RNA sequence: CCGUGCUAGACGGGGAGGUAGCGGUGCCCUGAACCCGCAAUCCGCUGCAGCGGGGUCGAAUCCCCGCCCGAGGUCGGCCCUUGUGGGGUCCGGCCGCGGCGGGCGGUGCUGAAGGGCCGGGCCCGCGCAACGGGGACCCGUGAACCCCGCCAGGUCCGGGAGGAAGCAACGGUAAGCGGUGCGCCCCGUGUGCCGCGGGAGGGCCGGUCCGGAGCCGGCCGCGCGGGACCGCCCGGAAGGGCCCGAACGACGGCGGGUGCACGG
Numbered sequence: 001c002c003g004u005g006c007u008a009g010a011c012g013g014g015g016a017g018g019u020a021g022c023g024g025u026g027c028c029c030u031g032a033a034c035c036c037g038c039a040a041u042c043c044g045c046u047g048c049a050g051c052g053g054g055g056u057c058g059a060a061u062c063c064c065c066g067c068c069c070g071a072g073g074u075c076g077g078c079c080c081u082u083g084u085g086g087g088g089u090c091c092g093g094c095c096g097c098g099g100c101g102g103g104c105g106g107u108g109c110u111g112a113a114g115g116g117c118c119g120g121g122c123c124c125g126c127g128c129a130a131c132g133g134g135g136a137c138c139c140g141u142g143a144a145c146c147c148c149g150c151c152a153g154g155u156c157c158g159g160g161a162g163g164a165a166g167c168a169a170c171g172g173u174a175a176g177c178g179g180u181g182c183g184c185c186c187c188g189u190g191u192g193c194c195g196c197g198g199g200a201g202g203g204c205c206g207g208u209c210c211g212g213a214g215c216c217g218g219c220c221g222c223g224c225g226g227g228a229c230c231g232c233c234c235g236g237a238a239g240g241g242c243c244c245g246a247a248c249g250a251c252g253g254c255g256g257g258u259g260c261a262c263g264g
Stems, first nucleotide, its partner, number of pairs: 001264006009057003012030004020046005034054005063257006072248001074246004078241005084235004090231001092230002094226004099222002102220003105216003114210007122199006128192002130189006137181001138179004147172003155164003
């Protein structure tokens, strides 16, 4: 060096979860990696590998070690959005200020602030008017009988003369109904550029006089106060970000390492 037969070993690995810890069953990733049985309030182990049974390959592409790459999931941080529990007025938004009056603006010598006088507005009573309601008056209508007058016919009394009651029609009237005048009386009023008398008169409005330069506080600014609706602060939740970091890490790449026996 070649051949034959073996052995170690391999026939998938990893992440999260779970566990005292580890392996497996279930989930996910990788990608092609024998078969059967078992496993979640589970099956095993106390270590290098699920447990039990069977099969194939077998010292190298295949086994072992180290480094690199990095699919993927996990954890932490930061940020954003949404909703949530709490806090506090934090100089923000919001609201108030007869707090300031710096800026803008408006107004003012064609006269500001302030003051005086008169009136209006306000309250009470009355009147007048308007409007509404009611009443009286007036007109019309209005009773089968139990209203009136006159009572045809008919009825009753009477020997008769004559007398009596009385329906309808006609005429009238009561309550009632309708209407008219809007002249009279009464009551009422979210009425009135109305009138008279009295009152109150602080402010407001109008007029006039004195006065002689400020006044207003609309906006901005400053200050004070209110209030948990929003912003803000603290906590925890969900979703998201080609965000940052940590450990793990499949597939893959590179380097190194690993037998025994016999024969030639």
A computed fold for a 264-nucleotide RNA from a Balneolota bacterium, annotated as Bacterial large signal recognition particle RNA. It is recorded under the gene name ffs. Model confidence (mean pLDDT): 76 of 100. Taxonomically the source falls in Balneolota (Bacteria, Pseudomonadati). It matches the Rfam family "Bacterial large signal recognition particle RNA". A reference for the family is Rosenblad et al. (2003), "SRPDB: Signal Recognition Particle Database", Nucleic Acids Res. It is annotated as a non-coding RNA gene. The model forms 93% of the base pairs in the Rfam consensus.